[in-house]
Model confidence (mean pLDDT): 83 of 100. Predicted 3D model of a 472-nucleotide part of an RNA (small-subunit ribosomal RNA, 3' major domain) from an uncultured bacterium. It matches the Rfam family "Bacterial small subunit ribosomal RNA". RNAcentral holds the full RNA, with entries from ENA and SILVA.
Context: one part of a larger RNA
RNA sequence: UGACGGGGGCCCGCACAAGCGGAGGAACAUGUGGUUUAAUUCGAUGAUACGCGAGGAACCUUACCCGGGCUCAAACGCAGGAGGAAUACAUUUGAAAGGGUGUAGCUCUACGGAGUCUUCUGCGAGGUGCUGCAUGGUUGUCGUCAGCUCGUGCCGUGAGGUGUCGGCUUAAGUGCCAUAACGAGCGCAACCCCUAUCGACAGUUGCCAACAGGUUAAGCUGGGAACUCUGUCGAGACUGCCGGCGCAAGCUGAGAGGAAGGCGGGGAUGACGUCAAAUCAGCACGGCCCUUACGUCCGGGGCGACACACGUGUUACAAUGGCGGCCACAGCGGGAAGCCAGGCGGCGACGCCGAGCGGAACCCGAAAAGCCGUCUCAGUUCGGAUUGGAGUCUGCAACCCGACUCCAUGAAGCUGGAUUCGCUAGUAAUCGCGCAUCAGCCACGGCGCGGUGAAUACGUUCCCGGGCCUUG
Numbered sequence: 001u002g003a004c005g006g007g008g009g010c011c012c013g014c015a016c017a018a019g020c021g022g023a024g025g026a027a028c029a030u031g032u033g034g035u036u037u038a039a040u041u042c043g044a045u046g047a048u049a050c051g052c053g054a055g056g057a058a059c060c061u062u063a064c065c066c067g068g069g070c071u072c073a074a075a076c077g078c079a080g081g082a083g084g085a086a087u088a089c090a091u092u093u094g095a096a097a098g099g100g101u102g103u104a105g106c107u108c109u110a111c112g113g114a115g116u117c118u119u120c121u122g123c124g125a126g127g128u129g130c131u132g133c134a135u136g137g138u139u140g141u142c143g144u145c146a147g148c149u150c151g152u153g154c155c156g157u158g159a160g161g162u163g164u165c166g167g168c169u170u171a172a173g174u175g176c177c178a179u180a181a182c183g184a185g186c187g188c189a190a191c192c193c194c195u196a197u198c199g200a201c202a203g204u205u206g207c208c209a210a211c212a213g214g215u216u217a218a219g220c221u222g223g224g225a226a227c228u229c230u231g232u233c234g235a236g237a238c239u240g241c242c243g244g245c246g247c248a249a250g251c252u253g254a255g256a257g258g259a260a261g262g263c264g265g266g267g268a269u270g271a272c273g274u275c276a277a278a279u280c281a282g283c284a285c286g287g288c289c290c291u292u293a294c295g296u297c298c299g300g301g302g303c304g305a306c307a308c309a310c311g312u313g314u315u316a317c318a319a320u321g322g323c324g325g326c327c328a329c330a331g332c333g334g335g336a337a338g339c340c341a342g343g344c345g346g347c348g349a350c351g352c353c354g355a356g357c358g359g360a361a362c363c364c365g366a367a368a369a370g371c372c373g374u375c376u377c378a379g380u381u382c383g384g385a386u387u388g389g390a391g392u393c394u395g396c397a398a399c400c401c402g403a404c405u406c407c408a409u410g411a412a413g414c415u416g417g418a419u420u421c422g423c424u425a426g427u428a429a430u431c432g433c434g435c436a437u438c439a440g441c442c443a444c445g446g447c448g449c450g451g452u453g454a455a456u457a458c459g460u461u462c463c464c465g466g467g468c469c470u471u472g
Stems, first nucleotide, its partner, number of pairs: 004472002007470007015460002019423005026315008034306002042053002064301007076124008087104007107114002126290002129288003135284002137279003140275001142273001147186006153162003166177003192267004197235007207224002211222003238261001241255001242253004304442001317416001321375006333364003338357002342353004382413001387408007429452007
C1' cells in the first nucleotide's frame, strides 16, 4: 500500500423478508458425467460448463471408425522437360472414388515462336495435428458496481500520502459546503435508438366524418384529406411554478398545470483491472510435429450406444378443468425452386386443378376469452408415454436414424424429502403467433411479437454479493 476477519460504523442490490409461480417425485425431449464401443470426433467443468460452440448430424455436414483408392496431390504460383489445341464420346472393372482400353479431334503464326491445355520433375502445398501457460483478435465474470488514475504543488529519509478525507445529498467520485491542495483524464450523466402526447407537411396499396350512387354483403364507386394510420420534421419535462424543510446541494406535498413528474418506460453503451478465466476447432499467428500420410477422395458405419448419475426444459396429475358446438378481437414478421386464395378428392396428413402477389394491394394467420350443452371426483370423457396396423410428405436414399396423419393400444403420474430458482407492473403468471437455420426435421430449444393480466414489500436483525470510512 493492499487483501482478509464468525472486528466496528454508514449504505446499496429480488440479497433476505412479504408475496406469486416453479424446480427437486412421474413420463418424455435435450445437454453432460459415467460406462460401453471398431468409433461412440473435439472443445466448454463452482459461481462465470451442462437446450453451451451447434441459428437444423439420414448422405453431405464430419473433424471419429472400418474398408477401397490418390501421391503436384481438391485449388493456385514459379522454373524446366515432353506432348497434344481445347475437347467430345464409347467401352471395361468397381459399392463409389478411382483405374484400364479405344475412337474422333489439331489454335494463332512475321515459321523464330506464342497462347491455352494435358502430362512429368522440382520448389512453394496441405494438416479441425500439439501448445489459449508463446500470442493477436474476440468473449464471460466481478458489474452498469462507482469506481480507477494523472499533472503541478505540499507532506514523508523512503515505500507512499494528500487530492479521492469530513458533514449533508444523490441512482452515481451526482452535487453542495468545508478543506494543502488546485486542476484534469478514463468511467457516471447527457448526446443515439424504440416507446407514451400533440402539431406541421405528405395521402397510396392505407383511412371514411359529411355529400351522392350502390349491394345479399363490403370504402364497393364518385369523391373527401377530417379521423385512424404510415413517414419525415418539430414541440414537450426543466424541480420550470406554488407551499413546507434546508446555508446550499437537495428533499417533500392524495399541490397546480400536463399525455407524461422528479432518471417517465425500454434498449444500445461495460472505466483501470481480476480470474496464466475461455477460444490455436471461426479467423489470424510464433514454435514444435506429419509429408505414398497426422494430407486427400469415396462407400458404409459412428457422432442417435445404455445398468446408471446430474443440469435445463416440455406435458401432466384435472372441475378456475376435459370434450362437443357456436362465435369474436392482435402485433412482430415472412413469401418466387416461394406464400398459396378458391374449387374438387380424401376421416386426415395431403393430393389434383387453379387465381393473386417480389407484396400498406395477394397469401401465410391467432389462442386463451365469450355463449350453449355435456361429464360429477373416478386413475376417470384426467393424463398421454409405449406398442401394433395402415398411410402422407421431403429427399438419390428415411434399416441403423426424419417429421406428420388415421385406427387401435392406453403406461407412470393423486402436487413431489432435504434442498433450491425466477419475478417489484403491463412485471410474474397464462395464451397463442412470427422469424433465423432449413430439401425435410427429431424445435418441447433460441430470438422476437402481441392477447389476458395479478399478489406483495412491515423492515434491514439474519443469509449472499458489492461500495465508502475505520480497526487488528